[in-house]
């Protein structure tokens, strides 16, 4: 240098162009307990950026960022 695929919470993953972006595990906080796991409630917490198409966009499109995985 070419193509493709990916980008959402600390982690891994949902979400039909409309309904408060949810869920596991993590973390913090109460309750259990002589403590401590375990288990119950409870709370914080995220749409890669940057334009566009729409009444309306995490979602389509571009272009750029960053990763992956082939090709020369």
């Nucleotide at each position: 240098c070419c193509g493709c695929c990916u980008g959402u919470a600390g982690u891994u993953c949902a979400a039909u162009g409309g309904u408060u972006a949810g869920a596991a595990c993590a973390c913090g906080g109460a309750g259990c307990u002589u403590a401590u796991a375990c288990c119950u409630c409870c709370g914080g917490g995220a749409c890669c950026u940057u334009g566009g198409u729409u009444c309306g966009a995490c979602u389509c499109c571009a272009a750029g960022c960053a990763g992956g995985c082939g090709g020369a």
RNAcentral holds the sequence, with entries from ENA. Transfer RNA from a Candidatus Kaiserbacteria bacterium, 72 nucleotides, folded computationally. Its Rfam family is "tRNA". It is annotated as a transfer RNA. The organism belongs to Candidatus Kaiseribacteriota, within Bacteria. The prediction has a mean pLDDT of 81.